Predicted 3D model of a 72-nucleotide RNA (transfer RNA) from Microchloropsis gaditana. Rfam family: tRNA. By type it is a transfer RNA. The source organism's lineage runs through Eukaryota, Sar, Ochrophyta, Eustigmatophyceae and Microchloropsis. The coordinates come from a structure-prediction model, not an experiment, and the mean pLDDT is 83. RNAcentral holds the sequence, with entries from ENA and Rfam.
RNA sequence: GCCCACUUAGCUCAGUGGUAGAGCAUGCGCUUCGUAAGCGUAGGGUCGGAAGUUCAAUCCUUCCAGUGGGCA
Numbered sequence: 001g002c003c004c005a006c007u008u009a010g011c012u013c014a015g016u017g018g019u020a021g022a023g024c025a026u027g028c029g030c031u032u033c034g035u036a037a038g039c040g041u042a043g044g045g046u047c048g049g050a051a052g053u054u055c056a057a058u059c060c061u062u063c064c065a066g067u068g069g070g071c072a
Base pairs, nucleotide, nucleotide: 001071002070003069004068005067006066007065010024011023012022013021018055026042027041028040029039030038048064049063050062051061052060
């Protein structure tokens, strides 16, 4: 330099056009003599950035950035 994949909650990941979810973690509650475990509940997201297409974009297109991989 060229090519490919990925970027979503604190972490690991789902969601592939119609107002974003799970597990773990965290706070609170129940339970216990107490802790852990278990159960319930709550908070937490400009879906990497910008533009475009569309009635409507996390999703499709383009550019940029970052991460990983391949080739030279």